[in-house]
Molecule: Bacterial RNase P class A
Organism: Promineifilaceae bacterium (SeqCode)
Parts: sequence; C1' cells; structure tokens
RNA sequence: GGAGCCGGCUGGAUGACCGCGGUCCGCCUCGGCGGGCUGAGGAAGGUCGGGACUCCGCAGGGAAGGGUGCUGGCUUGCGCCAGUCGAGGCGACUCGCAGGAAAGUGCCACAGAAAACAGACCGCCGUCCGGGUCCGCCCGGGCGGUAAGGGUGAAACGGUGCGGUAAGAGCGCACCAGCACCCCGGGCGACCGGGGUGGCUCGGUAAACCCCACCCGGAGCAAGGCCACACAGGGAGAGGGCGUCCCGUCCGUAGACACUUCCGGGUAGGCCGCACAGAUGGAUGGUCAUCCACGGAGAACUCGCUUCUCCCGGACAGAACCCCGCUUACAGGCCGACUCCCCGU
Repeated sequence: GGAGCCGGCUGGAUGACCGCGGUCCGCCUCGGCGGGCUGAGGAAGGUCGGGACUCCGCAGGGAAGGGUGCUGGCUUGCGCCAGUCGAGGCGACUCGCAGGAAAGUGCCACAGAAAACAGACCGCCGUCCGGGUCCGCCCGGGCGGUAAGGGUGAAACGGUGCGGUAAGAGCGCACCAGCACCCCGGGCGACCGGGGUGGCUCGGUAAACCCCACCCGGAGCAAGGCCACACAGGGAGAGGGCGUCCCGUCCGUAGACACUUCCGGGUAGGCCGCACAGAUGGAUGGUCAUCCACGGAGAACUCGCUUCUCCCGGACAGAACCCCGCUUACAGGCCGACUCCCCGU
C1' cells in the first nucleotide's frame, strides 16, 4: 500500500418564519386568543418468542396434544455468554432444529441387472453341446461358480498389498480406516490424547413415524373495570278503585295495560385501564439561509487526500398498554482489535 474479518458508536448542526398535539398560566364576549414548557427509533418496523397485567377455567394424578433437545454458567422466562463437536475459509473468523438409526416400523427420486437378511448387465472362470480351424485356438448356446475388473448412482455391503484360487472372495495374513469393550492421562463437563483386546465390517434418513429426557391451562388492552341516553326493555311493591281493555244482564271480583315508587342488568355514548411524547380518525411537520458529511464538473499553483468556484444532495424508516428478547431494513461517517498478500528499512 492492497484485500479482508470482528466489535462498538453515530446516523445531519444552527438560526428565522409558518403550522400541529399535550400540559400549565393569564385574559375575556366561555370557546377562543396570547405566553411558557414539552413532543419518535435503533430499529418505534415484523407481531416471532417471553414476562407483567386482565378475565375465564382449575381437588390430585394420568393420557392425548404441543414445544424444547451437545456441555458449563447467568436469567422469572424468552434468551444470552463461554466452550465442545461437525462443516466452510490459507487465515482473522463464520455457520449449525447438534439426543437416540445396535428397540421397532417406514422411505431411499433419476440412473442402474441389483438400493438393504443384497445383487450376475458386461466381463472373468469351469463344464457340456453344436459349428469352424492354418490344430495354436476361435464363434454361438445351455448349466454352474465369481462382487477382483467395467458401467449406473448421492450411496453398490471397508481400503492397499502379499498369499491363495479354475476364476475369485476377510478365504488367510500385514498395515490403515472404522465399530464395540477395557485401561491410563487431561478437563467441573460436553469431549480430547494415548494404549490394549475382539469379531473381521455393521449404508443413509428421526425439519419420517417412533423412543428417551425436560417443559407447557385458555384467551388477549377490541383484555377488562366503572358510569350510563331512549315515548328501549326486565323484576318487585304499594295506592286508587279514577281511566282503558277483558269477564259479566247489573253491582262488582279477579286479571291485563296505563299511572306512581323502588331495584338491578345493559345497548349507543363517556370515563378508567393509558404513561415525565401520547391520540382514539390518529400531533411530533414544512419553507428558506449558512455550515458539515457524500458525489460530480471547472480553474489555479507551491502538484498535494492542496486551495477556490458552481451544481447536486442526507439511509432505513413513524410510537398507540408497558417491559425484556429475537429477527428483518439501513446511504454515509467515526473509533478499536485482528488476519492474509506485496513493497521498503
């Protein structure tokens, strides 16, 4: 100097004018005016988790259903931090729904002969039959052996070598890989390092069923609580026998309506819940000037990450009960730690 990686901060400033919401004070003609103070974010977004709060349900236990799933620590919890293992990168570092496939069941596309108690398409080997022959053998067919070689596939039932065999094969042996068990050392632990024994070998998939361990009542601020309009409605009581209806020939009794008194429920609506921003149709804005970043053009010279002039121009995004997380979007700028490559000393 170039390329990269991780973490943190910031994400326009000042002034003037015109507006908006809330609150306090003052004035008056009582709903207006004037003044003071105050008024978005790191994500307010997504509404994905959890908590608080509210209502409903609930003896206890089990089942069903759902969620979580390496280890240690922290947290009410979600989750976070540090590590282990696996994958990627030369590296700094990044990513991971990371228990069990030797409890059982299922599935493994396409291709391929065969996809899980394996499997003979080509090839190789043996044997029989037929044909040909330059007598070396060759060709075709049947039966059998073979997983060494070819081919297909993400995956073909360990790899390499030697022996062995008609050809072959863990069939035998050596080494390596892997598996199971045991021992030693390190670590709180996940796990890591080393050694030994064994049968010679065991596919993958649990964001498939399932098994194991742990956790989990439901709905959500449109929760919910209070007040409560009506020529709405419900219940209870008393009075008058005055009004209307009904029964009745009449008197008149009972009943209904209406009047009157009391009671609670509850619609419209209002208040609370609800905030040191705060509505319940949702305020937090706009214009101009100067400056600061960023970008572009031109000019000057002392050629520099120089100076001057002009133009352009500030990312993602807007609270609605609150809090803690997760996640997504984000122009540009600043700070710090680290890695790789090149050059100079």